[in-house]
C1' cells in the first nucleotide's frame, strides 16, 4: 500500500429495508430467620463517524476512524 471480516445496552451477541431484541449485569418486589439461589417486574441504545440512495436505513452505496486476519 492492497484485500477480507468486524464495530448494536455496562459485558457477550442477535437483528440484513418498515419505529432495535436476548442472555448476563444493575434496580424494585416476592420467597427465606438472614444471605445465596429461585420467581415476577423494570431501567438502560445519537446502531463507530460523516455524507448519499430511499416514502422509510442497524441493514444498500461512498469516504474516514479503530480492531482482527491475509497479500506484497
Nucleotide at each position: 500500500u492492497c484485500c477480507g471480516c468486524g464495530a448494536u445496552a455496562g459485558c457477550u451477541c442477535a437483528g440484513c429495508g418498515g419505529u432495535a431484541g436476548a442472555g448476563c449485569a444493575g434496580c424494585u418486589c416476592g420467597c427465606u430467620g438472614u444471605u445465596a439461589a429461585c420467581g415476577a417486574g423494570u431501567u438502560g441504545g445519537u446502531c463507530g463517524u460523516a455524507g448519499g440512495u430511499u416514502c422509510g436505513a442497524u441493514c444498500c452505496c461512498u469516504a474516514c476512524u479503530c480492531g482482527c486476519g491475509g497479500a506484497g
The RNA shown here (transfer RNA) has 72 nucleotides and comes from a Candidatus Nomurabacteria bacterium. Rfam family: tRNA. Rfam classes the family as a transfer RNA. The sequence was found in a public genome assembly. The prediction has a mean pLDDT of 82.